[in-house]
RNA sequence: UGGGUUGGCCGGGCGAUCGCGGCCCCGAGCGAACGCGAGGGGUCGAGGAAAGUCCGCGCUCCACAGGGCAGGGUGCCGGGUAACUCCCGGGCGGGGAAACCCGCGGAUCGGGCCACAGAAACAGACGGCCUCGGGCCUCGGCCUGGGGCGAUGGUGAAACGGUGGUGUAAGAGACCACCGGCGGUUCCAGCAAUGGACCGGCCAGGCAACCCCCACCCGGAGCAAGGCCAAGCAGGGGCAAGGAGCGGCCCGCUCCGUUUGAGCCCCGGGUAGGCUGCUUGAGCCCGGCGGCAACGCCGGAGCCCAGACAGAUGGUCGCCCAGACGUCGGGGGACGGGAUGAAGGCCCACGGGCCGUAAACCGCUCCCGGCGCCGGACAGAACGCGGCUUACAGGCCGACCCCCGGU
Numbered sequence: 001u002g003g004g005u006u007g008g009c010c011g012g013g014c015g016a017u018c019g020c021g022g023c024c025c026c027g028a029g030c031g032a033a034c035g036c037g038a039g040g041g042g043u044c045g046a047g048g049a050a051a052g053u054c055c056g057c058g059c060u061c062c063a064c065a066g067g068g069c070a071g072g073g074u075g076c077c078g079g080g081u082a083a084c085u086c087c088c089g090g091g092c093g094g095g096g097a098a099a100c101c102c103g104c105g106g107a108u109c110g111g112g113c114c115a116c117a118g119a120a121a122c123a124g125a126c127g128g129c130c131u132c133g134g135g136c137c138u139c140g141g142c143c144u145g146g147g148g149c150g151a152u153g154g155u156g157a158a159a160c161g162g163u164g165g166u167g168u169a170a171g172a173g174a175c176c177a178c179c180g181g182c183g184g185u186u187c188c189a190g191c192a193a194u195g196g197a198c199c200g201g202c203c204a205g206g207c208a209a210c211c212c213c214c215a216c217c218c219g220g221a222g223c224a225a226g227g228c229c230a231a232g233c234a235g236g237g238g239c240a241a242g243g244a245g246c247g248g249c250c251c252g253c254u255c256c257g258u259u260u261g262a263g264c265c266c267c268g269g270g271u272a273g274g275c276u277g278c279u280u281g282a283g284c285c286c287g288g289c290g291g292c293a294a295c296g297c298c299g300g301a302g303c304c305c306a307g308a309c310a311g312a313u314g315g316u317c318g319c320c321c322a323g324a325c326g327u328c329g330g331g332g333g334a335c336g337g338g339a340u341g342a343a344g345g346c347c348c349a350c351g352g353g354c355c356g357u358a359a360a361c362c363g364c365u366c367c368c369g370g371c372g373c374c375g376g377a378c379a380g381a382a383c384g385c386g387g388c389u390u391a392c393a394g395g396c397c398g399a400c401c402c403c404c405g406g407u
Stems, first nucleotide, its partner, number of pairs: 001405001002402009012320007020045007029036002047378001051389002054387005059222004071218005076090005091104005105213002110211002112207003126153002128149009161179006182200003186197004226276004235267005242256005283303002285300006321376001323374001325372009335363003344355004
């Protein structure tokens, strides 16, 4: 340099202007006052996933002696954490040349299932091999009946360990050696998963995301949780003969009412509505220490970073920065052609043979610059937090690998 693996980060910037939501300040005006408040100023205002709502917590209310059943979840081992189906480290298996990636309880408790094909999908025999008897016979075999076999052929995703030998009528873990698998109250290493050694006999297919077995974990509902205040109407209690309207007063009139109670006061529950929960928190940043790491502990006169309730975070314009495309110019290349081999060198039996490659130019590719035209993805909070998963234009910074390539 080319190709690849993996981790982290960013995900437009600045300005002008018109708007929107929260908080703070000023404040015309209104009001007896508490206050209300046109308008103005300041400040803050989405994300790495705010998303899916798939897990796990906090918080709140309800339920709850204890135990069991049912139901759900998790699943190699150790650690981290508030907790987790998450993360870290390790183990084993699989893939890859490697960096690295993917997977994970039990199939000797038992049941069930295994499409098609095939004789048989777990106990079976289709072709075939061997043998015995009978028959035919052109003496090579053919037909038929019984027995043995699972090596060989065929089917399949998968056929009852593999290779070599012994053995046999033919064969076969029937036996032997090695390998692989399985098991072991054994020994060694390790906290453990597991690994190594030794021993054992060959019984051994797959599926547990089918039931099941083993171990551990799990109460339910959710911020429309929940709490507080509280018009009107209805209800209960008390006092009650007056009360209301006709623009201020008097008269007058009208209406409602006097035990079927107008009006006033009080009470509890509570609708509309308001306040709260609400955002300062398992928070962010910096430093130190412990740990391989995930992470933990300590310190900081370092920071405050949306809190709406029909739901704000937007529109327009200008300049710039990535980037894509087009076009023009300059430069580089170890790439391909040019090159069926210039030049040059070596050998020679003088016929030739061998080594060996330069440039122009063309293509490809990379870098730099000018101009033009485009131009920033996925997406958008609603109680908060930790994860996972999914979506994502483009860019930046590391670490690691080398099968085939180059210097």
Model confidence (mean pLDDT): 76 of 100. Predicted 3D model of a 407-nucleotide RNA (Bacterial RNase P class A) from an Anaerolineales bacterium. The gene name in the source record is rnpB. The sequence is in RNAcentral, with records from ENA. It matches the Rfam family "Bacterial RNase P class A". Rfam links the family to the GO terms dimeric ribonuclease P complex, ribonuclease P activity and tRNA processing. From the family's description: Ribonuclease P (RNase P) is a ubiquitous endoribonuclease, found in archaea, bacteria and eukarya as well as chloroplasts and mitochondria. It is annotated as a ribozyme.